[in-house]
Molecule: Bacterial RNase P class A
Organism: Candidatus Marithrix sp.
């Protein structure tokens, strides 16, 4: 210098004049404050409110390497294996397939109760499954020996299975000793095993104000019936459903103080936790932050809250920044 890799910041800025919305005060006018990193999907997990005065079994779901962090999650962090990469990083997921059931088209002889097509031997009576072909996948693989021709048949490595022993919480990893010793894939097929796991949702829900018809039929009805997944038992209540047909459909609250923001210290590999200080940072409801003017430089992308909070995932012009890795070439 030039290629890569993993993180972070910020996302037009200052001034003025009018104009909207809260709240806070009234002298009726001032002051404070006023869309995001995703406010976007609604894909998750909680807060919270209701059923409610409780609960157990099933069956359903949902998660799956290990260890931790949180309020919790398919989120983070760290660590182990597998695989890619010269590396610096990246990306994946329970176990069992001999508990059992299935499923592997097509080609090929043959896709498991495995045969034997070409083709090797041969005494023509058979051996054989080492080389070929088929395939994603065909009795471990590579040398050597043996053999009529061959085959773990022998050996000698790797690989599998068991056992043990040291490191480690652990997942795992190393090294020994046995053994010729295994027919592969799928469970993200059903299943088996561990762990978790009430429902429904700010349009939840409370309270106030007014109206009108506390109306009419029918059905089930205590040995019933209802009761926030299904469904069994328990346990509360005494009505419950369906069709007509009227009347309201306004307001207040919920709603902004919180698993809350920020800075220092401590403690930890880190996720993050604690002490201590200090700070209030939109509440709208047909839905508020816009117009103008000047001016600066990097000339401006994706994009607007509706009950909050915490992740994911999707979009995204420009500009800034740290840290590692590889080439080259000076000193």
């Nucleotide at each position: 210098g030039g290629a890569g890799u993993u993180g972070g910041u910020u996302g037009a800025g200052c001034a003025g004049u009018c104009g909207c919305u809260a709240u806070a005060u009234u002298u009726c006018u001032u002051a404070u404050a006023g869309a995001g990193g995703a406010a976007a999907g609604u894909c998750c997990g909680g807060g919270c409110u209701u059923c409610a005065u409780a609960g157990g079994g099933c069956a359903a779901g949902g998660u799956g390497c290990c260890a931790g962090a949180u309020a919790a999650u398919c989120u983070c962090u760290g660590g182990g294996a597998a695989g890619c990469g010269u590396g610096a990083g990246c990306u994946u997921a329970u176990g069992g397939a001999u508990a059992g059931u299935g499923c592997c088209a097509c080609a090929g002889a043959a896709a498991a109760u495995a045969u034997a097509c070409c083709g090797c031997c041969u005494a023509c009576g058979g051996g054989u499954a080492a080389g070929g072909g088929u395939g994603a996948a065909a009795a471990g693989g590579u040398g050597u020996g043996g053999u009529a021709a061959g085959a773990g048949c022998g050996c000698a490595c790797c690989g599998c299975a068991u056992u043990a022993a040291u490191g480690g919480u652990a997942a795992c990893a190393u090294u020994a000793a046995u053994g010729g010793c295994a027919g592969g894939g799928u469970a993200a097929a059903c299943c088996c095993c561990g762990c978790c796991u009430g429902a429904a949702g700010c349009a939840a829900g409370a309270c106030c104000a007014a109206a009108u018809a506390g109306a009419u039929a029918a059905a089930c009805u205590a040995a019933g019936a209802u009761g926030u997944u299904g469904u069994c038992c328990g346990c509360a209540u005494c009505g419950u459903u369906u069709a007509u047909g009227g009347g309201u459909a306004g307001g207040u609250c919920g709603c902004a103080u919180g698993a809350g923001g920020u800075g220092a210290c401590u403690g930890g590999u880190g996720a993050c936790a604690g002490u201590c200080a200090u700070c209030c940072u939109a509440g709208a409801u047909g839905a508020a932050u816009g117009a103008c003017u000047g001016u600066u430089c990097u000339u401006g992308a994706c994009a607007g809250a509706a009950c909050c909070c915490g992740g994911c995932u999707u979009a995204u012009a420009g500009a800034c920044u740290a840290a590692c890795u590889c080439c080259a070439c000076c000193u």